[in-house]
RNA sequence: GAAAAGUUCGCAGAAGAGACCUCUCAAUGAAGGGGCGCCGAAGGCGCAACACGCUCGGAAACGCUCAGGCACACGGACUGCAAACUCUGA
Numbered sequence: 001g002a003a004a005a006g007u008u009c010g011c012a013g014a015a016g017a018g019a020c021c022u023c024u025c026a027a028u029g030a031a032g033g034g035g036c037g038c039c040g041a042a043g044g045c046g047c048a049a050c051a052c053g054c055u056c057g058g059a060a061a062c063g064c065u066c067a068g069g070c071a072c073a074c075g076g077a078c079u080g081c082a083a084a085c086u087c088u089g090a
Stems, first nucleotide, its partner, number of pairs: 005086004010081004018036001020035005037070003043066001044064003050057001
């Protein structure tokens, strides 16, 4: 002491699916309760190859929808840029 990698923070982009029905509340609600129908990209759970030989390890943007979500907003995996720290050491 460069690049790369990891974590955190900031900025930007970022999909899907009923402003459904009903009740309550001051009200004709976008809020809360109940009901049916849906979505998958917060989170969570599950599995292949492979590896091991102990039937336990083992991935996702795949699957499940517990949770979350289905006007706007918020949120949002992931991507890009930047900073700090860690790691590494051209």